[in-house]
RNA sequence: GCGGAAGUGGCGGAAUGGCAUACGCGCAUGUCUCAGAAGCAUGUGGGGAAACCCUUGAGGGUUCAACUCCCUCCUUCCGCA
Numbered sequence: 001g002c003g004g005a006a007g008u009g010g011c012g013g014a015a016u017g018g019c020a021u022a023c024g025c026g027c028a029u030g031u032c033u034c035a036g037a038a039g040c041a042u043g044u045g046g047g048g049a050a051a052c053c054c055u056u057g058a059g060g061g062u063u064c065a066a067c068u069c070c071c072u073c074c075u076u077c078c079g080c081a
Base pairs, nucleotide, nucleotide: 001080002079003078004077005076006075007074010025011024012023018064026044027043028042029041030040031039045054046053047052057073058072059071060070061069
């Protein structure tokens, strides 16, 4: 240099055009216990007092609607030279 794959809450990870983050882990609170662990229940993306705003690597495009389709770029991995 060329080709391919990947990037999503704190972590893993699902979602292939229609409620962004299912599910698991972790964390918080409660319950249980003398106390803890395990179990169970509820909650848990970020900012903000709230209203509200922002959020799928970055930017743009298509569409009524984009994590998803298209373009450019960044980063990581694999292959070829």

The RNA shown here (transfer RNA) has 81 nucleotides and comes from a Candidatus Omnitrophota bacterium. It matches the Rfam family "tRNA". It is annotated as a transfer RNA. The source organism's lineage runs through Bacteria, Pseudomonadati and Candidatus Omnitrophota. It was read from a public genome assembly.